[in-house]
Context: one part of a larger RNA
RNA sequence: UGGUAUCUGAGAGGAAGGAUCCUCUAGUACGAGAGGAACGAGGGUUCGGCGCCUCUGGUCCGCCUGUUAUCUGACAAGGUAUGCAGGGCAGCUACGCGCCAAGGGAUAAGUGCUGAAAGCAUCUAAGUACGAAGCCCGCCUCGAAAAGAGAUACCCUAGAACCCUCCUAAAACAGGAGUUUGAUAGAGCUGGUGUGUAAGUGCCAAGCUUCGGCGAGGUAUUCAGCAUGCAGCUACUAAAAG
Numbered sequence: 001u002g003g004u005a006u007c008u009g010a011g012a013g014g015a016a017g018g019a020u021c022c023u024c025u026a027g028u029a030c031g032a033g034a035g036g037a038a039c040g041a042g043g044g045u046u047c048g049g050c051g052c053c054u055c056u057g058g059u060c061c062g063c064c065u066g067u068u069a070u071c072u073g074a075c076a077a078g079g080u081a082u083g084c085a086g087g088g089c090a091g092c093u094a095c096g097c098g099c100c101a102a103g104g105g106a107u108a109a110g111u112g113c114u115g116a117a118a119g120c121a122u123c124u125a126a127g128u129a130c131g132a133a134g135c136c137c138g139c140c141u142c143g144a145a146a147a148g149a150g151a152u153a154c155c156c157u158a159g160a161a162c163c164c165u166c167c168u169a170a171a172a173c174a175g176g177a178g179u180u181u182g183a184u185a186g187a188g189c190u191g192g193u194g195u196g197u198a199a200g201u202g203c204c205a206a207g208c209u210u211c212g213g214c215g216a217g218g219u220a221u222u223c224a225g226c227a228u229g230c231a232g233c234u235a236c237u238a239a240a241a242g
Stems, first nucleotide, its partner, number of pairs: 002155006011142004017047008030035001048100005056094004063087005068081005089229001103137003110130004162242001164178004184238003187234005192228004200221005207214002
């Protein structure tokens, strides 16, 4: 800087690439032989950079299970010791995965063409062709405060901000999603996922017994119970009022 949205791109930043091996070229060119290339093409490895979490591996003081000590009189269910141990989704990660060219332009040393001054010669004086991991583009990021302060479209009572529900965002701020014309968060339901078969009850039962009973454990009910930072559905709660 009227507002919103979409752009342009002056300019700024980046190192985003480095090294190496193998195969083909080719037992070819070359060479008497011995030996033995290159241009070019393809595929790996490693170091570095950027991004990601499908897989693999970690972590996972959300979660589930087993178990020790102790406390809540007992059971059940819990608390504390970040107890110990076995798993573990999301998230975060590397040990995992993806990408990191080619090409164009102008040149350096250098190589030339034509060519005089200087009837010859000469790459240079006029002219002209090539030529590097280097330079400028190409690639990525930022970038109208670029004072030459830009462009396009719409709006001009439009719009924006606060407040409120939040997270693809986050130290604060900022950014983004939503605000009943609503799935933004919570809650509920369904699915998925994680643990691994809850409590209670029935049955079986090692063993103990004062013969009255007690009873670890197993089994069925029960792929149960519990949990859910995920997905979907549902306005039940809160996004009211301002």
Molecule: large-subunit ribosomal RNA, domain VI
Organism: Candidatus Woesearchaeota archaeon